[in-house]
This is a predicted structure of a 268-nucleotide RNA (Bacterial large signal recognition particle RNA) from a Chthonomonadales bacterium.
Its Rfam family is "Bacterial large signal recognition particle RNA". Rfam links the family to the GO terms SRP-dependent cotranslational protein targeting to membrane, signal sequence recognition and signal recognition particle, plasma membrane targeting.
The gene name in the source record is ffs.
The model forms 90% of the base pairs in the Rfam consensus.
Its mean pLDDT, the model's own confidence on a scale to 100, is 78.
The organism belongs to Chthonomonadales, within Bacteria.
RNA sequence: UCGUGCUAGGCGGGGAGCCUGCGGUGCCCUGAACCCGAAAUCCGCAUCAUGCGGGGCUGAAUCCCCCGCCCUCGGGGCGGUCUCUUCCCGGUUCAACAACCGCAGCCGGCGACGAAGGACGGGCCCCGCGCAUCGGCAGGCAUUCGAAUCGUGUCAGGGCCGGAAGGCAGCAGCACUAAGGAUGACCUCCCGGGUGCCGCGGGACACCCCGGCCUGAGCCGGCAGCGACUGCUUCCGGAAGGAGCCGUAACAAAGGCGGGGUGCACGA
Numbered sequence: 001u002c003g004u005g006c007u008a009g010g011c012g013g014g015g016a017g018c019c020u021g022c023g024g025u026g027c028c029c030u031g032a033a034c035c036c037g038a039a040a041u042c043c044g045c046a047u048c049a050u051g052c053g054g055g056g057c058u059g060a061a062u063c064c065c066c067c068g069c070c071c072u073c074g075g076g077g078c079g080g081u082c083u084c085u086u087c088c089c090g091g092u093u094c095a096a097c098a099a100c101c102g103c104a105g106c107c108g109g110c111g112a113c114g115a116a117g118g119a120c121g122g123g124c125c126c127c128g129c130g131c132a133u134c135g136g137c138a139g140g141c142a143u144u145c146g147a148a149u150c151g152u153g154u155c156a157g158g159g160c161c162g163g164a165a166g167g168c169a170g171c172a173g174c175a176c177u178a179a180g181g182a183u184g185a186c187c188u189c190c191c192g193g194g195u196g197c198c199g200c201g202g203g204a205c206a207c208c209c210c211g212g213c214c215u216g217a218g219c220c221g222g223c224a225g226c227g228a229c230u231g232c233u234u235c236c237g238g239a240a241g242g243a244g245c246c247g248u249a250a251c252a253a254a255g256g257c258g259g260g261g262u263g264c265a266c267g268a
Base pairs, nucleotide, nucleotide: 001268002267003266004265005264006263009058010057011056012030013029014028015027020046021045022044023043024042034055035054036053037052064261065260066259067258068257069256070255075251077248078247079246080245082244083243084242085241086240088238089237090236091235097231098230101227102226103225105223106222107221108220109219110218117214118213120211121210122209123208125203126202127201128200129199130198131196132195133193134192135191136190138188139187140186141184142183143182144181145180151176152175153174154173159168160167161166
């Protein structure tokens, strides 16, 4: 020097955020830039910074590493006597708008067959006692069903006693009932109530309703005017935030140029 085969290395980077700190997944930017798996109330690491696990390509140089320069401006950071905007606080406020109050006006309705108001009584409300009512359980009462035998009465047949007349026990059937069941328009007890033009007593009473009594002229509604207050609106200031714009450094990536650095084995 050449050939062959390996290995180190490379196969992206940056920003904000999170974190004790670092790297990653997630978000944003750039871009020429492997595959699979898990990862945010998370994955890996621990005094210093690399992602972890598995696989693949390239591979000691135009491709890896370091330094310097050129070029470029996306995002981010910082700054601002800038523009706009949101919320809050303080102050201010011509006109208009809205609510409340006061004054006076017009129209309509009601009003001496009595306005507004007042007091009285009652209701509405609450409690106690009662009554009624609705629902439920139970009991009574009425009707009815209901006993092979261990209920009653009557007891066919048959059985027993008797010479006979007759008598005895007694199954089935029938009737009546017990325990028990069913039904009910009736009665009672108890329980319950989103029940009540109900009664008695007590209480509360701001409104509303009813009744008559006192009193004696207004009351209600609509429209518009004036005044005051408040709000809205207008304007100013303060504080915080957001967006836009401007500036900034190199905090980027990519690209280009120059310089320097860097293996192993074998063979010729």